[in-house]
Context: one part of a larger RNA
RNA sequence: UGUUCGAGAUUUGAGAGGAGCUUUCCCUAGUACGAGAGGACCGGGAAGGACGGACCGCUGGUCGACCAGUUGUCACACCUGUGGCACUGCUGGGUAGCUAUGUUCGGAAGAGAUAACCGCUGAAAGCAUCUAAGCUGGGAAACUCGCCUCAAGACCAGAUCUCGCUAUUAGAACCGAUAUAGACUAUGUCGUUGAUAGGUGAAGGGUGGAAACCAUGCAAAUGGUGGAGCUUAUUCAUACUAAUCGUUCGAUUGAUU
Repeated sequence: UGUUCGAGAUUUGAGAGGAGCUUUCCCUAGUACGAGAGGACCGGGAAGGACGGACCGCUGGUCGACCAGUUGUCACACCUGUGGCACUGCUGGGUAGCUAUGUUCGGAAGAGAUAACCGCUGAAAGCAUCUAAGCUGGGAAACUCGCCUCAAGACCAGAUCUCGCUAUUAGAACCGAUAUAGACUAUGUCGUUGAUAGGUGAAGGGUGGAAACCAUGCAAAUGGUGGAGCUUAUUCAUACUAAUCGUUCGAUUGAUU
């Protein structure tokens, strides 16, 4: 901007894309077959491999805003206790998130029409012949469906429901708080009739026993108060803070003949 009034939802599917793989073992059955050696079709079942999708409960990885230990040095007047710098100083762990090597799922079944090929009936051509007519014949990972995704700019621009029409209306946007979104934009949620983010409280998870005091010990240190103290992204609750006040756009019952 179009879709011939405007708007908000829900959809149909023309069309497009994705997927399509395969092995081993068991049963049937040591059966059919074969002198033996060997060894099936058909049918049923179980484990895998590679590939792909989703996810983070488990196993792990990472987690430079979490916790702890520790070296050197500087500072806080000093001790104690802390802080800065040294690759995040180094080291041991680690939540949310992200993730694979982790978990789970998928290829299918089925249907149609076929290829080569195999048939039924059957003449031309008294026979024969799958073909010439005919068959409510068979027949493949290929084709069309079936499974997943997108999809009405599909200009033949589709469909359904609801709302609005003298009201600045139905609705949308600006602005603001933001995340399940994200380069920006867009998208989603929320804006006091409020839990949107922060804060706070509680819980969970992490670290692993804070400082201070007391006790013991010559001391290093250990023990007690005390699963302590600290704690990012998680959950629940709570209007304490910030989502203020507002503004703009949006019409005339809907082309022409």